[in-house]
RNA sequence: GGGGCUGUAGCUCAGGGGGAGAGCGCGUGCCUGGCAGGCAUGAGGUCGAGGGUUCAAAUCCCUCCAGCUCCA
Numbered sequence: 001g002g003g004g005c006u007g008u009a010g011c012u013c014a015g016g017g018g019g020a021g022a023g024c025g026c027g028u029g030c031c032u033g034g035c036a037g038g039c040a041u042g043a044g045g046u047c048g049a050g051g052g053u054u055c056a057a058a059u060c061c062c063u064c065c066a067g068c069u070c071c072a
Base pairs, nucleotide, nucleotide: 001071002070003069004068005067006066007065010024011023012022013021018055026042027041028040029039030038031037048064049063050062051061052060
């Protein structure tokens, strides 16, 4: 320098045109003498950035950024 993959909650990830989600973690309440654990409930998101297409974009297209990887 060129090719491919990945980027979504604190962590690990699913989803892939119209509702933003799961597990773990965290807060609160209950059970316990207390912890662990269980049950209930809640908070937590610029969906990497910018632009384009569309009535509508986290999702499709383009460029860029970051990480991983292959080739030289």